Model confidence (mean pLDDT): 84 of 100.
Predicted 3D model of a 71-nucleotide RNA (transfer RNA) from Lactobacillus johnsonii.
Rfam family: tRNA. Rfam describes the family as follows. Transfer RNA (tRNA) molecules are approximately 80 nucleotides in length.
The RNAcentral record of the sequence draws on ENA.

[in-house]
RNA sequence: AGGCUUAUAUGUCAACGGUAGACUGUUGGUCUCCAAAACCAGAGAUCUAGGUUCAAAUCCUAGUAAGCCUG
Repeated sequence: AGGCUUAUAUGUCAACGGUAGACUGUUGGUCUCCAAAACCAGAGAUCUAGGUUCAAAUCCUAGUAAGCCUG
């Protein structure tokens, strides 16, 4: 320098172009003499900027970051 892959909640991962979910962690509650476990409830996210579309996490373009390959 060129090519490919990835970026979503605290973390690990899902998600036909049509309500962004699960587990874990965290907060509150139930239970208990207390705590743990169990159960119930809550908060919490689409890397950035444009474009296409009635509608974008998803498609297109350009960046940023990480990883891999070639030279």
The same sequence occurs in records of 3 taxa. Taxonomically the source falls in Lactobacillus (Bacteria, Bacillati, Bacillota, Lactobacillaceae).